Model confidence (mean pLDDT): 83 of 100. Small-subunit ribosomal RNA, 3' major domain from an uncultured bacterium, 470 nucleotides, folded computationally.
Context: one part of a larger RNA
RNA sequence: UGACGGGGGCCCGCACAAGCAGUGGAGUAUGUGGUUUAAUUCGAAGCAACGCGAAGAACCUUACCAGGGCUUGACAUCCCUCUGACCGGUGUAGAGAUACACCUUCUCUUCGGAGCAGAGGUGACAGGUGGUGCAUGGUUGUCGUCAGCUCGUGUCGUGAGAUGUUGGGUUAAGUCCCGCAACGAGCGCAACCCUUACGUUUAGUUGCUACGCGAGAGCACUCUAGACGGACUGCCGUUGACAAAACGGAGGAAGGUGGGGACGACGUCAAAUCAUCAUGCCCCUUAUGUCCUGGGCUACACACGUACUACAAUGGCGGCAAACAGAGGGCAGCGAAACCGCGAGGUAGAGCGAAUCCCCAAACGCCGUCCCAGUUCGGAUUGCAGGCUGCAACUCGCCUGCAUGAAGUCGGAAUUGCUAGUAAUCGCGGAUCAUCAUGCCGCGGUGAAUACGUUCCCGGGCCUUGUACA
Numbered sequence: 001u002g003a004c005g006g007g008g009g010c011c012c013g014c015a016c017a018a019g020c021a022g023u024g025g026a027g028u029a030u031g032u033g034g035u036u037u038a039a040u041u042c043g044a045a046g047c048a049a050c051g052c053g054a055a056g057a058a059c060c061u062u063a064c065c066a067g068g069g070c071u072u073g074a075c076a077u078c079c080c081u082c083u084g085a086c087c088g089g090u091g092u093a094g095a096g097a098u099a100c101a102c103c104u105u106c107u108c109u110u111c112g113g114a115g116c117a118g119a120g121g122u123g124a125c126a127g128g129u130g131g132u133g134c135a136u137g138g139u140u141g142u143c144g145u146c147a148g149c150u151c152g153u154g155u156c157g158u159g160a161g162a163u164g165u166u167g168g169g170u171u172a173a174g175u176c177c178c179g180c181a182a183c184g185a186g187c188g189c190a191a192c193c194c195u196u197a198c199g200u201u202u203a204g205u206u207g208c209u210a211c212g213c214g215a216g217a218g219c220a221c222u223c224u225a226g227a228c229g230g231a232c233u234g235c236c237g238u239u240g241a242c243a244a245a246a247c248g249g250a251g252g253a254a255g256g257u258g259g260g261g262a263c264g265a266c267g268u269c270a271a272a273u274c275a276u277c278a279u280g281c282c283c284c285u286u287a288u289g290u291c292c293u294g295g296g297c298u299a300c301a302c303a304c305g306u307a308c309u310a311c312a313a314u315g316g317c318g319g320c321a322a323a324c325a326g327a328g329g330g331c332a333g334c335g336a337a338a339c340c341g342c343g344a345g346g347u348a349g350a351g352c353g354a355a356u357c358c359c360c361a362a363a364c365g366c367c368g369u370c371c372c373a374g375u376u377c378g379g380a381u382u383g384c385a386g387g388c389u390g391c392a393a394c395u396c397g398c399c400u401g402c403a404u405g406a407a408g409u410c411g412g413a414a415u416u417g418c419u420a421g422u423a424a425u426c427g428c429g430g431a432u433c434a435u436c437a438u439g440c441c442g443c444g445g446u447g448a449a450u451a452c453g454u455u456c457c458c459g460g461g462c463c464u465u466g467u468a469c470a
Base pairs, nucleotide, nucleotide: 001470002469003467004466005465007464008463009462010461011460012459013458015454016453019418020417021416022415023414026309027308028307029306030305031304032303033302034300035299042053043052064295065294066293067292068291069290070289073125077124078123079121080120081119082118083117084116088103089102090101091100092099093098106115107114108113127284128283130282131281132280136278137277138273139272140271141269143267148187149186150185151184152183153182154163155162156161167178168177169176193261194260195259196258198229199228200227201226202225203224204223207219208218209217232255235249236248237247238246239245311411315370316369317368318367319366320365328359329358330357333352334351338347339346340345377408382403383402384401385400386399387398388397424446425445426444427443428442429441430440
């Protein structure tokens, strides 16, 4: 000087407390461990691995296993020889890769050849999701959006170092004020950026309307999307040290950082990643490369994590009322009306490269019924019959109808999230994607309770103290 302390002081955070809803019990989905397996590919491991890489494993993906093949190779460059193609189509054998046969089939030219493509050969080489993240770059997580981390000059100290950065206040903040052997400065904080909440103005089509509908007309309103304004403790009062600031008030759409996002200092964890990519070294080279078929990644005495659905009456079911969104997506696409089907879906194909057309709401409300039960709760599981995608749904897809109707009556010890348009609850969209979502990323609808307080648990910041630690 740090680090540590079941030392002290001050302060903060959904850290505790006060509340609300959960998890832990059940069923299922999904990930992991373990076990099994020919293989169940690999990585991730307290917080910060475990609905994680994977924004989507039937083939492909795919890296794993079995079997069948190839060896200058599936891919690139160079050299030599031959051919005129390559592509495309057909047939035979085969699980296919592949092999054989047939059809079709280049350009330019000074006719020497050249270009291009294919086949064969030779070796240089290709290739490796093989190893090492403890050789690395890049990227990322975490402490932590915590308020810290440093430098120049000066001063002090033999020196390591100190001072500044400590102190008195204050702040979300090393934020600001005052003081001070310090005076300044940098990276962080804040602001500048995006979005949302208010207004003005500009622009009116595909939007809007003075409405039965259409045409016409208009741009007042809604809205869209550009610019500008607006909030600065600016004003008033009180407190304060004549400061910074705090508290209360006015005005205002908004008040003290208005709400949300992007943005992550010096560094820590030899943290993660050689399987995104790049890359040193090592290793394989008729195989650790590469092609194909089939299987596996989907196994199942069990254990854990994360979710979904429930256990019901604030509910289930039936009917009625065209009740009401936002944000997105759409041409190998979204797909309307109409018709068929109980339904999944099918026929059909209008309109739309979209403020024009389409995908497109549910909870809510009203009426009726059920009467507290393993039920008109709950929906797992299984049988049968179908639908869709796709060469192909056996291993191993999703959906529908009928039948079946498990466990489950609110969950031990323990434990999680959340302070407001939040929690809870309700549906909708998107990426990935032929098909497949209880996951992820977004969107709106309905919409709470509680916070006395900082003694305690956890994490963090500053000062100080002790130390046999570095």